A computed fold for a 102-nucleotide RNA from Cribrihabitans marinus, annotated as TPP riboswitch aptamer (THI element). It was read from a public genome assembly, where an Rfam model found it. Its Rfam family is "TPP riboswitch aptamer (THI element)". Rfam's curators write: Vitamin B(1) in its active form thiamin pyrophosphate (TPP) is an essential coenzyme that is synthesised by coupling of pyrimidine and thiazole moieties in bacteria. Lineage of the source: Bacteria > Pseudomonadati > Alphaproteobacteria > Rhodobacterales > Cribrihabitans. The prediction has a mean pLDDT of 76.

RNA sequence: UCGCUGCCGUUGGGGUGCCCGUUGAGGCUGAGAGGCGCGUUGCGUCGACCCAUCGAACCUGAUCCGGGCAAUACCGGCGGAGGGAACGGUCUCAGAGUAUCG
Repeated sequence: UCGCUGCCGUUGGGGUGCCCGUUGAGGCUGAGAGGCGCGUUGCGUCGACCCAUCGAACCUGAUCCGGGCAAUACCGGCGGAGGGAACGGUCUCAGAGUAUCG
């Protein structure tokens, strides 16, 4: 001198499932399964939550495979597969470089 992570600001990305004889201040998992509107089997918008390239937030593969469950991306595989949304500021540890002295 540079300086990841962390923190702050703004911006952006994403998902919103399963079940019940009871539709309920209902149950399950989870960080999150929500509200409203419309031209309604989808789309838009807002809030919360998560994630932003050191990228498993999330999507495709997938009407997938194995296990479990009342049922479901519930768990694991798939996955050293593919895709996927950022800039600025601040502190400085680890670490790196340069100069000088011994």